[in-house]
Molecule: c-di-GMP-I riboswitch aptamer
Organism: Nitrospiraceae bacterium
RNA sequence: UCCUGAUAAAGCCGAACCUUCCGCGACGAGGGGGCGGAAAGCCAUGGGUCUUUUACCCUGUCACCAGUGAGAGCAAAAGACGGCCGGGCUGCCGAG
Numbered sequence: 001u002c003c004u005g006a007u008a009a010a011g012c013c014g015a016a017c018c019u020u021c022c023g024c025g026a027c028g029a030g031g032g033g034g035c036g037g038a039a040a041g042c043c044a045u046g047g048g049u050c051u052u053u054u055a056c057c058c059u060g061u062c063a064c065c066a067g068u069g070a071g072a073g074c075a076a077a078a079g080a081c082g083g084c085c086g087g088g089c090u091g092c093c094g095a096g
Stems, first nucleotide, its partner, number of pairs: 004094002012037002017032005035083001041089003046085002048081007058073002061070004
């Protein structure tokens, strides 16, 4: 230096939930709390999940005044999630 992660040491982060604030919302931030984590540190032009908005077309459901209306799926745009996975960057320690 690299791989690597121990019944090691010093530490670190902080799930659910409660509460305050912001936002249409997903979420995010502060306080409490502690499920867990060897990167649960940072990064959103690879996927995935979630939120909001929006016509038209298509599919199907419901209602009825029987060709109209409502909801959903699909699609698009914008946003969120790094503790969903992949990828990039950086970092503590030293049994092996």